[in-house]
RNA sequence: CGCGAAACUUGGGGCGGAGUGAAAUUCUCCACCGGCGGUGACAGUCCGCGAGCGAAAGCUGAUUCGGUGAAAUUCCGAAACCGACGGUUAAAGUCCGGAUACGAAAGUUUUGCG
Numbered sequence: 001c002g003c004g005a006a007a008c009u010u011g012g013g014g015c016g017g018a019g020u021g022a023a024a025u026u027c028u029c030c031a032c033c034g035g036c037g038g039u040g041a042c043a044g045u046c047c048g049c050g051a052g053c054g055a056a057a058g059c060u061g062a063u064u065c066g067g068u069g070a071a072a073u074u075c076c077g078a079a080a081c082c083g084a085c086g087g088u089u090a091a092a093g094u095c096c097g098g099a100u101a102c103g104a105a106a107g108u109u110u111u112g113c114g
Stems, first nucleotide, its partner, number of pairs: 001114010016030004032093001033083002035049004044081002052059002063079005085097003
């Protein structure tokens, strides 16, 4: 260093301002956030996974244009778009709840083999 086993640890962010209203962190305007692995170079929007739904099979969101470059839907510039379920004086990506849960995966220690 590689492969296997066991134990343990880590493992999701965000409503601030204004308006309307009896009531909104739920509506409107502005603002804010982005799990894990991969990919010729860094990804919420590419590929796959997790979370969610389902008895199971299975289902499951969203990006373009220009530039640089050997290589980028990943960087830079610009303009867009997306976000489970239940609850709520009023409709939720951001509040409360299931959840001290689950979890892709990452790491540490011990041990066996090479």